This is a predicted structure of a 73-nucleotide RNA (transfer RNA) from Micromonospora tulbaghiae. Its mean pLDDT, the model's own confidence on a scale to 100, is 80. Its Rfam family is "tRNA". The family's RNA type in Rfam is transfer RNA. From the family's description: Transfer RNA (tRNA) molecules are approximately 80 nucleotides in length.
């Protein structure tokens, strides 16, 4: 230097242009036991990496930066 994937919660991931952005796990209450631990019910967290287009509507599509991962050279 050129190609492709990836960037959504503390983690590790889902999310076909249509909504109020969600699931395990952690976490914080409470149940439950003598006390944990499990298991049960409840909550808290999100500028969807950044900016710009396109659309009535964008995480989702486009183009540019950033970060990361791998491939040629």
């Nucleotide at each position: 230097g050129c190609c492709c994937g990836c960037g959504u919660a503390g983690c590790u991931c889902a999310g076909u242009g249509g909504a109020u952005a969600g699931a395990g796990c952690a976490c914080g209450g409470c149940g439950u036991u003598c006390c944990g631990a499990a298991c049960g019910c409840c909550g808290g967290g999100g500028u969807c990496g950044g900016a710009g287009g396109u659309u009535c509507g964008a995480g989702u599509c486009c183009u540019u930066c950033c970060g990361u991962g791998g491939g040629c050279g």